[in-house]
């Protein structure tokens, strides 16, 4: 330098054949239970879907560029 893959919540990931309003588990906060801790139960907060632009009535999803990581080739 070139090919391919990945980037979504604090962490691990799903969602990817465009359409409800972006989700799960763990973690975090509050409450109940306990003398207290843990465990359990209930409720809640947290995301500009890596960045920028394009297509479209509508984009996490399609297209292009860029950035970061991984892998293969040279």
């Nucleotide at each position: 330098g070139g090919g391919c893959c990945u980037g979504u919540a604090g962490c691990u990931c799903a969602g990817c054949u465009g359409g409800c309003u972006a989700g799960a588990g763990c973690a975090c906060u509050u409450c109940a239970u306990u003398u207290g801790c843990a465990a359990u139960g209930a409720a809640g907060g947290g995301g500009u879907c890596a960045u920028c632009g394009g297509u479209u009535c509508g984009a996490a999803u399609c297209c292009g560029a860029u950035c970061a990581g991984g892998u293969c080739c040279a």
RNAcentral holds the sequence, with entries from ENA and MGnify. Predicted 3D model of a 74-nucleotide RNA (transfer RNA) from a Patescibacteria group bacterium. It matches the Rfam family "tRNA". Rfam classes the family as a transfer RNA. The coordinates come from a structure-prediction model, not an experiment, and the mean pLDDT is 81. RNAcentral records the identical sequence in 2 taxa.